RNA sequence: GACCCGGUAGCUCAGUUGGUAGAGCACCAGCCUUUUAAGCUGAGGGUCGUGGGUUCGAUCCCCACCCGGGUCA
Numbered sequence: 001g002a003c004c005c006g007g008u009a010g011c012u013c014a015g016u017u018g019g020u021a022g023a024g025c026a027c028c029a030g031c032c033u034u035u036u037a038a039g040c041u042g043a044g045g046g047u048c049g050u051g052g053g054u055u056c057g058a059u060c061c062c063c064a065c066c067c068g069g070g071u072c073a
Stems, first nucleotide, its partner, number of pairs: 001072007010025004019056001028042004049065005
C1' cells in the first nucleotide's frame, strides 16, 4: 500500500428485505435472610466509531475518514 472482518449500555455480544434498540453479566433498589452471599422481582443506563449523502424515515443502503484484528505485498 491492496483486500477482508469488526466498532451497538460499564463489560461480552445480538439485532435488521429501512419503521422511534435488546439479552446476559455488572451497578442500584426492593423481597428473602440474624447479616453477607445465593435466589426472586424491578428500575436506571445508548448522539448504534466520526462526518456527509439517499429516503417521509438510516444501527441497517452509498461515500470518505478514524480505531482494532487478519491475509497478501